Annotation:
Model confidence (mean pLDDT): 83 of 100. This is a predicted structure of a 111-nucleotide RNA (SAM riboswitch aptamer (S box leader)) from Zhihengliuella sp. Rfam family: SAM riboswitch aptamer (S box leader). From the family's description: The SAM riboswitch is found upstream of a number of genes which code for proteins involved in methionine or cysteine biosynthesis in Gram-positive bacteria. Of the family's consensus pairs, 96% are formed in the model. NCBI's taxonomy places the organism under Bacteria, Bacillati, Actinomycetes, Micrococcales, Zhihengliuella.
RNA sequence: CAACCAUCCAGAGCGGCCGAGAGAUCUGGCUCGACGACGCCGCAGCAACCACCCGGUCGCCGCCCUCCACGGGCGGACCGGCAACGGUGCUAACGCCAGAACCGAUGGAGG
Numbered sequence: 001c002a003a004c005c006a007u008c009c010a011g012a013g014c015g016g017c018c019g020a021g022a023g024a025u026c027u028g029g030c031u032c033g034a035c036g037a038c039g040c041c042g043c044a045g046c047a048a049c050c051a052c053c054c055g056g057u058c059g060c061c062g063c064c065c066u067c068c069a070c071g072g073g074c075g076g077a078c079c080g081g082c083a084a085c086g087g088u089g090c091u092a093a094c095g096c097c098a099g100a101a102c103c104g105a106u107g108g109a110g111g
Stems, first nucleotide, its partner, number of pairs: 001111001004108005013043005021032003025100005044091003049087002053081004060076006095103001
C1' cells in the first nucleotide's frame, strides 16, 4: 500500500500540559467547548480481538497409523469457559443522528 475475515446500540475517568475549536469526510441536524473541549503525557480503569490455560466436537482442513478402504490418533478450524501479569484496543452521546461515498475505526491472519 491493496485485498481478506471479525466486530462497531454493553462497558470504563482523574490529574498535568496546551489554548480554540472538536465530534473521520461532504450536506443537514444535534451535541461538547475559555467552568478549558480536541490533542499530548502520566496514572487508573473497561473489555476480552490475539497469545496463554481448561473442556467439547472427527461434520470440515492437514498430517499420521497405512498402499487403499473402514476405523482411529494428533494438530488446525469451530464451539463453550477461566484468567488477564503478555501484544493491541478503548474510556461523552449507537461509528452522536440521517443521507452520500469502491466511507471509516479496531483486531486478526497473510501478501